Molecule: small-subunit ribosomal RNA
Organism: uncultured bacterium
RNA sequence: AGAGUUUGAUCCUGGCUCAGGAUGAACGCUAGCGGCAGGCUUAACACAUGCAAGUCGAGGGGCAGCGCGGAGUAGCAAUACUCUGGCGGCGACCGGCGCACGGGUGCGUAACGCGUAUGCAACCUGCCUGUAACAGGGGGAUAACCCGGAGAAAUUUGGACUAAUACCGCAUAUUGCCGCGGGUCAGCAUUGGUUUGCGGCGAAAGGAGCGAUCCGGUUACAGAUGGGCAUGCGUGACAUUAGGUAGUUGGCGGGGCAACGGCCCACCAAGCCGACGAUGUCUAGGGGAACUGAGAGGUUAGUCCCCCACACUGGUACUGAGACACGGACCAGACUCCUACGGGAGGCAGCAGUGAGGAAUAUUGGUCAAUGGACGGAAGUCUGAACCAGCCAUGCCGCGUGCGGGAGGAAGGCCCUACGGGUUGUAAACCGCUUUUACGGGGGAGCAAUAAGCGCCGUGCGCGGCGUGAUGAGAGUACCCCGGGAAUAAGCAUCGGCUAACUCCGUGCCAGCAGCCGCGGUAAUACGGAGGAUGCGAGCGUUAUCCGGAUUUAUUGGGUUUAAAGGGUGCGUAGGCGGACCAGUAAGUCAGCGGUGAAAUACCCCGGCUCAACCGGGGGGCUGCCGUUGAUACUGCUGGACUGGAGUACAAACGGCGCAGGCGGAAUGUGUCAUGUAGCGGUGAAAUGCAUAGAUAUGACACAGAACACCGUUCGCGAAGGCGGCUUGCGAGCAUGGUACUGACGCUGAGGCACGAAGGCGUGGGGAUCGAACAGGAUUAGAUACCCUGGUAGUCCACGCAGUAAACGAUGAUGACUUGAUGUCGGCGACAGGCUGUCGGUGUCAAAGCGAAAGCGAUAAGUCAUCCACCUGGGGAGUACGAUCGCAAGGUUGAAACUCAAAGGAAUUGACGGGGGCCCGCACAAGCGGAGGAGCAUGUGGUUUAAUUCGAUGAUACGCGAGGAACCUUACCUGGACUUGAACGUAUGAGCGAUGCGGGAGAGAUUCCGCAGCCCUUCGGGGGUUCGUGCGAGGUGCUGCAUGGUUGUCGUCAGCUCGUGCCGUGAGGUGUCAGGUUAAGUCCUAUAACGAGCGCAACCCCUGCCGACAGUUGCCAGCAAGUGAAGUUGGGGACUCUGUCGGGACUGCCGGCGCAAGCCGCGAGGAGGGUGGGGAUGACGUCAAAUCAGCACGGCCCUUACGUCCAGGGCGACACACGUGCUACAAUGGCCGGCACAGAGGGCAGCCACCCCGCGAGGGGGAGCGAAUCCCGAAAGCCGGUCUCAGUUCGGAUCGGAGUCUGCAACCCGACUCCGUGAAGUUGGGUUCGCUAGUAAUCGCGCAUCAGCCAUGGCGCGGUGAAUACGUUCCCGGGCCUUGUACACACCGCCCGUCAAGCCAUGGAAGUUCGGGGUACCUGAAGUCCGCGACCGCGAGGAGCGGCCUAGGGUAAAACGAGUAACUGGGGCUAAGUCGUAACAAGGUAGCCGUACCGGAAGGUGUGGCUGGAUCACCUCCUU
Repeated sequence: AGAGUUUGAUCCUGGCUCAGGAUGAACGCUAGCGGCAGGCUUAACACAUGCAAGUCGAGGGGCAGCGCGGAGUAGCAAUACUCUGGCGGCGACCGGCGCACGGGUGCGUAACGCGUAUGCAACCUGCCUGUAACAGGGGGAUAACCCGGAGAAAUUUGGACUAAUACCGCAUAUUGCCGCGGGUCAGCAUUGGUUUGCGGCGAAAGGAGCGAUCCGGUUACAGAUGGGCAUGCGUGACAUUAGGUAGUUGGCGGGGCAACGGCCCACCAAGCCGACGAUGUCUAGGGGAACUGAGAGGUUAGUCCCCCACACUGGUACUGAGACACGGACCAGACUCCUACGGGAGGCAGCAGUGAGGAAUAUUGGUCAAUGGACGGAAGUCUGAACCAGCCAUGCCGCGUGCGGGAGGAAGGCCCUACGGGUUGUAAACCGCUUUUACGGGGGAGCAAUAAGCGCCGUGCGCGGCGUGAUGAGAGUACCCCGGGAAUAAGCAUCGGCUAACUCCGUGCCAGCAGCCGCGGUAAUACGGAGGAUGCGAGCGUUAUCCGGAUUUAUUGGGUUUAAAGGGUGCGUAGGCGGACCAGUAAGUCAGCGGUGAAAUACCCCGGCUCAACCGGGGGGCUGCCGUUGAUACUGCUGGACUGGAGUACAAACGGCGCAGGCGGAAUGUGUCAUGUAGCGGUGAAAUGCAUAGAUAUGACACAGAACACCGUUCGCGAAGGCGGCUUGCGAGCAUGGUACUGACGCUGAGGCACGAAGGCGUGGGGAUCGAACAGGAUUAGAUACCCUGGUAGUCCACGCAGUAAACGAUGAUGACUUGAUGUCGGCGACAGGCUGUCGGUGUCAAAGCGAAAGCGAUAAGUCAUCCACCUGGGGAGUACGAUCGCAAGGUUGAAACUCAAAGGAAUUGACGGGGGCCCGCACAAGCGGAGGAGCAUGUGGUUUAAUUCGAUGAUACGCGAGGAACCUUACCUGGACUUGAACGUAUGAGCGAUGCGGGAGAGAUUCCGCAGCCCUUCGGGGGUUCGUGCGAGGUGCUGCAUGGUUGUCGUCAGCUCGUGCCGUGAGGUGUCAGGUUAAGUCCUAUAACGAGCGCAACCCCUGCCGACAGUUGCCAGCAAGUGAAGUUGGGGACUCUGUCGGGACUGCCGGCGCAAGCCGCGAGGAGGGUGGGGAUGACGUCAAAUCAGCACGGCCCUUACGUCCAGGGCGACACACGUGCUACAAUGGCCGGCACAGAGGGCAGCCACCCCGCGAGGGGGAGCGAAUCCCGAAAGCCGGUCUCAGUUCGGAUCGGAGUCUGCAACCCGACUCCGUGAAGUUGGGUUCGCUAGUAAUCGCGCAUCAGCCAUGGCGCGGUGAAUACGUUCCCGGGCCUUGUACACACCGCCCGUCAAGCCAUGGAAGUUCGGGGUACCUGAAGUCCGCGACCGCGAGGAGCGGCCUAGGGUAAAACGAGUAACUGGGGCUAAGUCGUAACAAGGUAGCCGUACCGGAAGGUGUGGCUGGAUCACCUCCUU
């Protein structure tokens, strides 16, 4: 210090989450020791038991108990009993002091409670200190004790006796208090200090000691300490709490108090508090401090310290120096306990402890040794304060669990590419060393100072100093020494990213993980286990909470055009801020000094425990408050003066500024009349509607209401909303000009007031047009819409209400400053035009700057200042509740639960659009021929089946894998068999066999029997082979979504990229765009690009022309021979041809156009002309496209079977459906006869001439040819004949019969031949396919596979040989540019609302329950005060009674808060539910905002507004 997460990617906004620190913690796993600290955060819930406040006999009377002494009785005695206050002491009692401290808790309290600083001239203060003075003399009681009574008890009552440092008079009175008066000083208004005169009032206690003396007593003053009261400032949340208040605010008088005070009372006045937040509600003890943070700040208030409050709940007073009193009293209440039922007792928020609650918090311990406290003269007593110990890893700190050496890198584990390697790992073993801790043994502290007493010294005689002198709970603890021995001691979490640490196995969207993003659907570093690793370590993780990171509430330190956010606009109150000068003042501000800011804590230094934690000492600081003395720049305040801000007057302009009135024409509708006749109207097309009762159209006249064409505008005016014919009146405004005047009068503006489009509401008018609703007609699957015909409210006016809009520049107001260009409106200057200057407005484009970018840019979104408004993730929701306004509709204000990990802005690249532009393609069009109908063939789906093996499935599956299923193939089914197996390698053992022939069994595989039966050799053996055994098998089983390879498709489309540079924060762009051109990203020109790569093209092959070379098996012109004929022969290389090498075509030439590239031409030439034709060749990539069954291969699965062999069956099924084909439907034809012409291939288990036989398939002979030699060989065509339009001499399916051939075998299930049979079919609906020239169409031929063949398929070959293309509007596909986008698994996208289902939280609600507070009335304890007081008392006084007030109780009505609720409303989430399609593209009717109506729903429509609308076009403006 940052990181993860919105996107395909980017930048920004913005939330969520993480890493850090902390804790009185808890939970899980684990645990050796010590030091220091901490330990009911919940029920201020209830409490058994013990203890926590007593002490003084030197105040008193006394003597119950104890001890001593004395006396007596019994007893030998010990001893027991009785008596005796004589002594030590002392229960209870009277009295004094204490009990108001210490200890606990945080209920209440939002308050002078606390903090801080002051004041008291308005106060008190026991014990303590100092000073002054004093203590004389009396009196009457009472408790205890004693004697009675009541009661279960608690307790109480009567009588009698008695004491005091108890109580009460009297005397005295320095000071004191009260009243009246004088002087003096001071102050702050009442007054205070001091001094003085007079009058009045008020004290006391004794005790101890032989004594000295000591301890006490009284009155005062002073101090100290502790308190009381008052004040300034500071100290939570909510305004959905805005008004509160009757003792209330003040006065006068009184009461009361220590004291002031409305604290209380009588009377008088009507005040007092409040947006600077009163009142109310909720929450909360406050501070020093603690945690965190760079700080500012935020959070916290447990332990320690200070203050406050409380003591079962509420009230009350008494005593006292002090209390309204934790371990006191009274009353009331709740609760618990005792009871003899009549009454009583109690208060752990003291220390322990118990129950309960809870995630959770300890011992019914020891001691007064120390410190402190109460009492006492003291000894001492008391002290759950305190000091210690116990329990708990609760925290912090320290120590240890060993150290060094040690590689055969052991064994084992785990992993791997596995004879081996890696890792665990110097880790272990092993060798050496040490002994902290634990254990055993021994020693053993400090904390202790001193008290009384004693001794000495000093003395101001009170006392002080020195010495001596008992006392240790903790504890035999800390600590030290010794002993043996590595001995007694390691875990927890994590390992996908953030975040440090990776592999294997298991699991298979299961089980599970998860802080966020997210993992898991068969190869999971994310689940579980293991190995290993990482982090920390007696701990480690998790959870909870706080701060941080979060500049994510922003003072430091944020924002508001589009991300959340500028109020619709103005006027203006409070408030905030404010021009220039002088003087004064000194509030703010600054400085010096003083006081305070407790200690502890934190920081620095030093020191003590072996270190540290911890503790001690010192220092600084505590950012604050108060006082005082100064300073006067700035701000404030006061006074004076100024003109620049602001305003007033004047002049002459400007405008669609407002209000009221008058007038005008066009259009529309209606009415009347006229002309006129069959339609009009409307739409994409129609229909509803109107019209022969005369419409529409046309003309005239009349009426009505509303709006003002052209001008007209990126124009003008207005604060905004808004404003448009002409004109009049009234009113307002702005700018300009120059002068005069006022003299800061200003800016902003919370509340407030006013204005405020459209729609809407009320009342009354008006009503032409348009037109929500509504009706009808269409459209449609539906159409509550879009379109059409009608049409009410409304639209218009007056008055009143309403108060909202995309009320927008989505940009608050005001002022200042900052580089240019160019339009335009108003004014001014010049006589005027051009031009130019200036002020004010209104536009555009740029500099700087700003901005996330788009963009803004003197009209800022730049740089500053002031004020206001507003924002803080999305949804829930502008909703609910409350309040307020409104007639209503509704407006304003405005949440929460819950839920999500995003929601968003701008820009980028794509993709897409029922967006645009340009352009291509047999894409359409123009043509030719088909398919779709029939029969058959073939493939597929489906069905069937024991099996009908498997795969391929839009284009890109379907005559596809298959270029050959009768067995085989074959993977499927049935049945029969085998298990190292059907093949191979290797090792080893055995044999010498294998193998062939024959025979038996069997469906066969197989098996049994018989016969025959190895090679080489250096004789050691080697080779080969069979069988057995071991190791490796085998699988067409799964996964093409683990893969390689191969392939299809977009697409032979023209694209896809890179380097460097440049632009941009970046994704990315540029290049690759633009203008031309091309088949082409082909080329040219231009150019922040310049180049390059993969593609295109070319290079390659075939073909078309020519040449050269070569010349057999090909060829034959000339020469020769020869035949029935034939290149048959000699020969020849001319030609054809064969096959090798070359040439040729390049827009090269000409003309035109063009910058060029290039294009054009009946151009020339040429075999060929603009790529000549064809082929091979397929960029980056897309479809998780296809294939695990061609092959290969990871993983998984089977192993007497999912392997292997065999026989038979099946892959050929058949009610159907589809694809691809063949043959046809005929005369451009069929049939018969005759005649002619190819190319490319193939051939020895072959092609087969020729001959014979057969109608034929074919058979029997038989030459040639491993092939330019021999063989296979055309058909359409041509010539002639016939058929004559018919289900035919078309068509050939189907079926019957007879055969041929292949083959082990043609039943399932072959082809072919012959004879017979002779089906459908007469040109094929919607729809759809191919083809642009040697193409389509048509004709035959060959080949692969192959024994044969289901081939009509596939791949080739040649023969004959067309038609048409105007053109690019449309369909399909594609390319480039551009635009919009809410899409990015990318339109087969995204996405909205109702309804249905489940879950969740929540609003309303008849009611119902509870709570706190207030009000009114009734009642009213204890108690203070007041009054009476016939009873008691001599009296003082008291009992008693009454009154005021009050806790509490009761009654009543209402408000508030909380819970619950039949029913009900919407909301959120959820798996693939239903209905539609609203939005995103022009989203198919542009969308959205306000409002109104309507509709299952999204929504539709009306009206006004906005651009946050695409497209086309025009206008205008700007730049160059």